[in-house]
RNA sequence: GCCGCGGUGGCUCAGGGGUAGAGCACGUCCUUGGUAAGGACGAGGUCAUGGGUUCAAAUCCCAUCCGCGGCUCCA
Numbered sequence: 001g002c003c004g005c006g007g008u009g010g011c012u013c014a015g016g017g018g019u020a021g022a023g024c025a026c027g028u029c030c031u032u033g034g035u036a037a038g039g040a041c042g043a044g045g046u047c048a049u050g051g052g053u054u055c056a057a058a059u060c061c062c063a064u065c066c067g068c069g070g071c072u073c074c075a
Stems, first nucleotide, its partner, number of pairs: 001071007010024004018055001026042005048064005
């Protein structure tokens, strides 16, 4: 340099044009004599960045950045 896969809550990940989600973690409450476990509710997101297409983009297209894997060139 080229190719492929990926970047979404604190962590691990799903979703892949029409209201952004799950598990764990966190907060409050219920329960208990008190814990653990369990239950209810809640908070937490520029969906990597910029641009384009569209009535509408996390999702499609282009460029860039970052991570992983493969291939190649020079020394």